[in-house]
Molecule: c-di-GMP-I riboswitch aptamer
Organism: Paenibacillus cellulosilyticus
RNA sequence: UCACGAUAAUGGCAAACCUGUCGAUAAGGCAGGGACGCAAAACUACAGGGCCUAAGGGUGAUCACUCACCUAUGGCAGCCAGUUACCGAA
Numbered sequence: 001u002c003a004c005g006a007u008a009a010u011g012g013c014a015a016a017c018c019u020g021u022c023g024a025u026a027a028g029g030c031a032g033g034g035a036c037g038c039a040a041a042a043c044u045a046c047a048g049g050g051c052c053u054a055a056g057g058g059u060g061a062u063c064a065c066u067c068a069c070c071u072a073u074g075g076c077a078g079c080c081a082g083u084u085a086c087c088g089a090a
Stems, first nucleotide, its partner, number of pairs: 004088002012038002017033006036078001042083003048080002050076003056071006
């Protein structure tokens, strides 16, 4: 240096759920509580793949109310991936 990851050290993060709030009564985000887990659970979301949502728009059905399907310009990094990084037993 590259790989690897202890019942090691120093610290860190925080799923579900609850409360408040933002968002489109969405997905989801943020703050507080909480702790299932995490050696990258740090960062990156048009210009890798994948997943979630469908306000707006489109298509179809309906006399109408309304319903079904498609669509990201909305999201997810705790799905894979990419980038960077602490510690050092075997």